[in-house]
Context: one part of a larger RNA
RNA sequence: UGACGGGGGCCCGCACAAGCGGUGGAGCAUGUGGUUUAAUUCGAUGCAACGCGAAAAACCUUACCUGCUCUUGACAUCCCGGGAAUCCUCCAGAGAUGGAGGGGUGCCCUUCGGGGAACCCGGUGACAGGUGCUGCAUGGCUGUCGUCAGCUCGUGUCGUGAGAUGUUGGGUUAAGUCCCGUAACGAGCGCAACCCUUGUCCCUAGUUACCAGCGGUUCGGCCGGGAACUCUAGGGAGACUGCCGGUGACAAACCGGAGGAAGGUGGGGAUGACGUCAAGUCAUCAUGGCCCUUAUGGGCAGGGCUACACACGUGCUACAAUGGCCGGUACAGAGGGUUGCCAACCCGCGAGGGGGAGCUAAUCCCGUAAAGCCGGUCGUAGUCCGGAUCGGAGUCUGCAACUCGACUCCGUGAAGUCGGAAUCGCUAGUAAUCGCGGAUCAGCAUGCCGCGGUGAAUACGUUCCCGGGCCUUGUACA
Repeated sequence: UGACGGGGGCCCGCACAAGCGGUGGAGCAUGUGGUUUAAUUCGAUGCAACGCGAAAAACCUUACCUGCUCUUGACAUCCCGGGAAUCCUCCAGAGAUGGAGGGGUGCCCUUCGGGGAACCCGGUGACAGGUGCUGCAUGGCUGUCGUCAGCUCGUGUCGUGAGAUGUUGGGUUAAGUCCCGUAACGAGCGCAACCCUUGUCCCUAGUUACCAGCGGUUCGGCCGGGAACUCUAGGGAGACUGCCGGUGACAAACCGGAGGAAGGUGGGGAUGACGUCAAGUCAUCAUGGCCCUUAUGGGCAGGGCUACACACGUGCUACAAUGGCCGGUACAGAGGGUUGCCAACCCGCGAGGGGGAGCUAAUCCCGUAAAGCCGGUCGUAGUCCGGAUCGGAGUCUGCAACUCGACUCCGUGAAGUCGGAAUCGCUAGUAAUCGCGGAUCAGCAUGCCGCGGUGAAUACGUUCCCGGGCCUUGUACA
C1' cells in the first nucleotide's frame, strides 16, 4: 500500500422487511449429470454451465459409429500431355463409383502450320487437407463484479524509502454530482449531457384517415369533393430547480407550491472506466508450437446425436365455479410476403383440398386478435375439471416421416384436489393474466426475440441475511 475480520461509523441495491405470483409435489416439453451403446460427436460446470453455442439433428446439417471406397485428392498455385466447354441415353452397384454409346463446336491472335484464355480429362512432384492437441503460447470477441462510482496522471509539497497528499474533512447528490474548507493546483478515463424511442403542441406535405361541413350512394370513405381532425415523416417549440415560499453556511442542495402534456435524471433504450476471475471460446474466424499424410485427409449408404433403472435445472399444461362448455357480439399494436403472402367462391366434421382475383404492398394478403361483454348450461363430483397414454382413420411438407416430423378426426381417458425442507421473480402501465407477430425454416416452437389488450397489492423501516461503496481500526497474510 492492499487484502481480510462472526471490528467500528456512514450509505446504497427487490438485499431483507411489506405484498403479489411462482418453483420444489403431478403429467409432458427441453437442457444437463449418470448409465447404456458400435456410436449415443464436441464444447459450456457456483453466482457468471444446465430451453447455453443450436435464430430449427428424418437425409443434408454432422464433426460420431458401422460398412463400402479414393490417394496431388472435394478446394488453391505452378509444370507436362490430350481435349473446347457442355448435353443426352444405357448397364452394374446401397450409393460413392466404374463401364459403354451418341450429339457437339464457340471466343482472341494467326504467316492458316498453329498458338492463347476460360473449362474438362490424364500424369509428375512441390503441396493441399485436418471440427486433430494446447484458450495455461495467442489475436479477436464475450461473460462477470457492475451503470457499481470509481481508476489514474502532470507539476508542486511531505517522507531516507516503499509511498502519501490531491481523491481526506463539513454538507449534498443517482453519481469523485456539486458547494464550502483545505499543501495543494490542474488534468485524463469513467458519471452526466450530446444519440434513438415514447409522452404535449406548432409548421410543412397530403391516393392512409374524415359526413368533420356539402352533394350523390347499389350504403362499404364507396364516389364527387375537402386538407379540419386522426395518422404518417421531415422540421421546430417545450423542462432549465426557470418562478414563488420555507430550510440551509449568504453556498451547493433539499422540502412544499404555481403554471404545465410532462418537474426535479419525465419513462424506456443504446452506451460498460482502470482492472479481476491464467473466467469462456484453437469447433465462427485468425494464429505460434506439436501431431496425422493410401490417413487423424476426401467421397458414399445406413445408423447415431431422439437410448433410459435414475438425479438436477429451465419451462408448458393443470388440479377447476374469479371456472369448463355452447351461442351471440366489441376493441389492438408491431411485423412478414414474388422460387412468396394467398382473397372471394366451392368441397370436407376437421387438418386440408380445389379455385384463381389482388399484391414487389400505408393500396392486396397473412388477419376472425384473445382475455372482455351479453345470454344459457354444469353444482363440488376425480366431475361436462384435467388432458397424459394407447387403439383406429386421415391431412400436409418432403426423393424419403420405420428408427425419428407436425397437425386433424373418432375412441381411450392416466397422474393430479394447490405441493416437505428449501427456493425464485417483481416497486407501475410494473407483477399477474390474455392473445398476436418475427427470425431460423421444405416441414417442425411449451424455446428465443418483439408487440399490444386487461391491469393490481405493498414498501413501517434498515435490527437481521446477501452483494457493493467511502472513512477508520486490528493483523504472525501478500
Background:
The prediction has a mean pLDDT of 85. The part of an RNA shown here (small-subunit ribosomal RNA, 3' major domain) has 478 nucleotides and comes from Chromatiales bacterium 21-64-14. Rfam family: Bacterial small subunit ribosomal RNA. Its family is annotated with structural constituent of ribosome and ribosome in the Gene Ontology. Taxonomically the source falls in Chromatiales (Bacteria, Pseudomonadati, Pseudomonadota, Gammaproteobacteria).